[in-house]
RNA sequence: CGAGGCCGCGCGGGAGAGCCCCGACCGGGUGACCGGAAGGGCGCCGAAGGAGCAAGUCCUCCCUUGAAUCUCUCAGGCACAGUUACCGCGCGGACGAG
Numbered sequence: 001c002g003a004g005g006c007c008g009c010g011c012g013g014g015a016g017a018g019c020c021c022c023g024a025c026c027g028g029g030u031g032a033c034c035g036g037a038a039g040g041g042c043g044c045c046g047a048a049g050g051a052g053c054a055a056g057u058c059c060u061c062c063c064u065u066g067a068a069u070c071u072c073u074c075a076g077g078c079a080c081a082g083u084u085a086c087c088g089c090g091c092g093g094a095c096g097a098g
Base pairs, nucleotide, nucleotide: 001098004095006093007092008091009090010089011088012087013086018042020041021040022039025036026035027034028033043078044077045076049074050072051071052070056065
């Protein structure tokens, strides 16, 4: 000097599932009613997070360890949006083959 991977930050890309029912409350209206909406109900989604396990691994055995975009749906979410996995780029940091 320095690839690569790791961590953090920023930008861009990036889903899914009822804008269903009830509805305190707020606004409009003479009224019927209209719009918004905390909360609740049932249904549903899986790509924040969380949890579970296979092959294998340790090993006489038991045990240990053991991934996910798989599974569960605790949490989160179901128009817009967003603690969005993952991908690309940039900046910074520690390590560092050579």
Glycine riboswitch aptamer from Actinacidiphila soli, 98 nucleotides, folded computationally. It matches the Rfam family "Glycine riboswitch aptamer". Its family is annotated with glycine biosynthetic process in the Gene Ontology. Taxonomically the source falls in Streptomyces (Bacteria, Bacillati, Actinomycetota, Actinomycetes). Its mean pLDDT, the model's own confidence on a scale to 100, is 80.